The prediction has a mean pLDDT of 83. c-di-GMP-I riboswitch aptamer, 83 nucleotides, folded computationally. The sequence was found by an Rfam model in a public genome assembly. Its Rfam family is "c-di-GMP-I riboswitch aptamer". Gene Ontology term of the family: cyclic-di-GMP binding.
[in-house]
RNA sequence: GAUAGAUAAAGGCAAACCCGUUGAAAAGCGGGGACGCAAAGCCAAGGGUCUAAGGUUUAUAACUAUGACAGCCGGUUGCCACG
Numbered sequence: 001g002a003u004a005g006a007u008a009a010a011g012g013c014a015a016a017c018c019c020g021u022u023g024a025a026a027a028g029c030g031g032g033g034a035c036g037c038a039a040a041g042c043c044a045a046g047g048g049u050c051u052a053a054g055g056u057u058u059a060u061a062a063c064u065a066u067g068a069c070a071g072c073c074g075g076u077u078g079c080c081a082c083g
Base pairs, nucleotide, nucleotide: 005080012037013036017032018031019030020029021028022027035071041076042075043074046073047072048069049068050067054064055063056062057061
């Protein structure tokens, strides 16, 4: 360096749901709570997904990211350790 992830150790994160709060929404943040996670750390200048305030149009609607999602794929860094 590659491969690889124990019924080990030290620790870490925290889905749904509830309360508060920010936001047009998606969603974020704080508290509670654990479904899970070996990258569930970081990256939204790659793909994908969600939302559509504003804008546009053929206008009860459709389209659109400058808004979001890393616990979808991807990129990148890294703890411990059988082997």